Model confidence (mean pLDDT): 77 of 100. This is a predicted complex of two RNAs, RNase P RNA and transfer RNA, with 434 nucleotides together. Rfam match: Bacterial RNase P class A. Rfam classes the family as a ribozyme. Rfam describes the family as follows. Ribonuclease P (RNase P) is a ubiquitous endoribonuclease, found in archaea, bacteria and eukarya as well as chloroplasts and mitochondria.
């Protein structure tokens, strides 16, 4: 020098003005106002791409449809995530990369170009018949070579034949049975027999395997007040609607009877609502994702929505001086991506600058 | 905040069981006419919204992303 991999930070103080909760203390009948004291954005809070709690709808049920997952093993509340390994591709290498189950269950597609795209076929060639003086024509054999194409029905040698061909052998590549070895597997090594050979797509429809009800906090409960005159439970029937796309089951509501006070709108108020699969630390388990166990600490939750704003210093940075040098002094500049709205786990995108640690050539 | 759709020429649409991507209008060249308009004849014009992957091959099929539109108290 050129590079792989992980990880960490996202400025810090002080002073003044501000802005949104909460506590407590005065003042108020209350609305509310002063004061004090404490909190008040992230590593993605973000795209809504995936899982899950959680509320209703039946305690989320059966069946078909429909969706998703697709190597083996594990982690975890769950997963399209994460950890570890198998097999496959790429890189000199550190090390990245993969929707990586069937394509001898079955449909179907492989455009142009080629003889011919899947159990097919002969343009050129090559060889045998026959015509013909000859160039060459006609039949008929072959698939070794040539030429199309992303992709042409095993590869290299010998035998063998008119010419050739797994036609036969041998080794090698691959498929498939079987046996012995490791390994929880996935898969791996070794031996041995087959038929001589089997083309790709499944992120085409399919098929195995497993998994999957919907719908969202604007879910979903409870209060108030002012307006109209109804309005809810309970029983059993007709009828209609909700549960997801049907069908079933289930639930609800209407007309009738009994009993009882409640329901729409008001962008009204309160709860949901943040104490949680939490954070940090130190032990123990395990290769690791993670898991236990003990300690500490509480850290925004409000409405269309605060979280700032200026100046000093210290810290990065560029330019001048002055010093042997560590460094000092004077002027300028920069500061990203972006912002909570029920809450957590991943992914995935964006991100100015700055530290670190390992390891290749 | 939650939910759903679209992105193809200058515009307003087709194309989608994977094989070179069109239509109208609109622009330019020519013809018609004294001229223009309308008529005819030809022509340009496409990163398919961007990035990746399956595939031989991708507007089409998958992930991820960017923008614009709807919906719902």
């Nucleotide at each position: 020098g050129a590079g792989a991999a992980g990880g960490c930070u996202g400025g810090g103080u002080g002073a003044u003005c501000g802005c949104c909760g909460g506590u407590c203390a005065c003042g108020g009948c209350a609305a509310c106002g002063u004061g004090a004291c404490g909190g008040g954005a992230g590593g993605a809070a973000a795209g809504u791409c995936c899982g899950g709690g959680c509320u209703c709808c039946a305690u989320a049920g059966g069946g078909c449809a429909g969706g998703g997952u697709g190597c083996u093993g594990g982690g975890u509340a769950a997963c399209u995530c994460c950890c570890a390994g198998g097999g496959g591709g790429g890189g000199c290498a550190a090390c990245c990369c993969c929707a990586c189950g069937g394509a001898a269950a079955g449909u179907g597609c492989c455009a142009c170009a080629g003889a011919g795209a899947a159990g097919a076929g002969a343009c050129c060639g090559c060889c045998g018949a026959u015509c013909g003086c000859a160039a060459g024509g006609u039949c008929g054999g072959u698939a070794a070579g040539g030429g199309u194409g992303a992709a042409a029905c095993g590869g290299u040698g010998a035998g063998g034949u008119a010419a050739g061909a797994g036609c036969u052998c041998a080794c090698c590549a691959g498929c498939g049975a079987c046996g012995c070895g490791g390994g929880u597997g996935a898969c791996c090594g070794c031996g041995c027999c087959g038929g001589c050979u089997u083309g790709g797509c499944a992120a085409a429809c399919c098929c195995c395997a497993c998994c999957u009800g919907g719908a969202g906090c604007a879910a979903g409960g409870c209060c108030g007040a002012a307006u109209a005159g109804g309005a809810g439970a309970g029983c059993g029937u007709u009828c209609g609607g909700g549960u997801g796309g049907c069908c079933c089951g289930c639930c609800c509501g209407u007309g009738g009877c009994u009993c009882u006070c409640g329901g729409g709108u008001c962008a009204g108020g309160c709860c949901g609502c943040u104490g949680g699969a939490g954070a940090c630390g130190c032990c123990g388990g395990g290769c690791a994702a993670c898991c236990g166990g003990c300690g500490u600490c509480c850290u925004a939750g409000a409405g269309a929505a605060a979280u700032g704003a200026u100046c000093g210093c210290c810290g990065c940075u560029c330019g001048g001086g002055c010093g042997c040098a560590a460094g000092c002094c004077c002027g300028g500049g920069a500061g990203a991506c972006a912002g909570a709205a029920c809450c957590c786990g991943g992914c995935u995108u964006a991100c100015a600058g700055g530290c670190c640690u390992u390891c290749u050539c | 905040g939650c939910c759903g759709g679209a992105g193809u020429a200058g515009c307003u649409c087709a194309g989608c069981u994977g094989g070179u991507a069109g239509a109208g209008c609109a622009g330019c060249u020519g013809a018609u006419u004294u001229g223009u308009a309308a008529u005819c004849a030809g022509c340009u014009g496409g990163u398919c919204g961007g990035g990746g992957g399956u595939u031989c091959g991708a507007u089409u099929c998958c992930c991820u992303u960017c923008u614009c539109c709807g919906g719902c108290u």